[in-house]
Predicted 3D model of a 72-nucleotide RNA (transfer RNA) from a Thermococci archaeon.

RNA sequence: GGGCCCGUGGUCUAGUGGUAUGACGCUGCCCUUACGAGGCAGAGGUCCCGGGUUCGAAUCCCGGCGGGCCCA
Numbered sequence: 001g002g003g004c005c006c007g008u009g010g011u012c013u014a015g016u017g018g019u020a021u022g023a024c025g026c027u028g029c030c031c032u033u034a035c036g037a038g039g040c041a042g043a044g045g046u047c048c049c050g051g052g053u054u055c056g057a058a059u060c061c062c063g064g065c066g067g068g069c070c071c072a
Stems, first nucleotide, its partner, number of pairs: 001071007010024003018055001026042005048064005
């Protein structure tokens, strides 16, 4: 330098055009003598950035940035 794949709450992750999902973690309450485990509720997201298509984009297209694999 070229090709392919990936980028979504603090972390991991589902979602391939119509309200963004779950787990861990965090906060509060319940439970316990207490801790842990368990139960209930809550907070937390510029869906990497810019542009395009569309009534509507995390999703499709183009460019960029970052990461991984392969080739040279």
Lineage of the source: Archaea > Methanobacteriati > Methanobacteriota > Thermococci.
The sequence was found in a public genome assembly.
The coordinates come from a structure-prediction model, not an experiment, and the mean pLDDT is 83.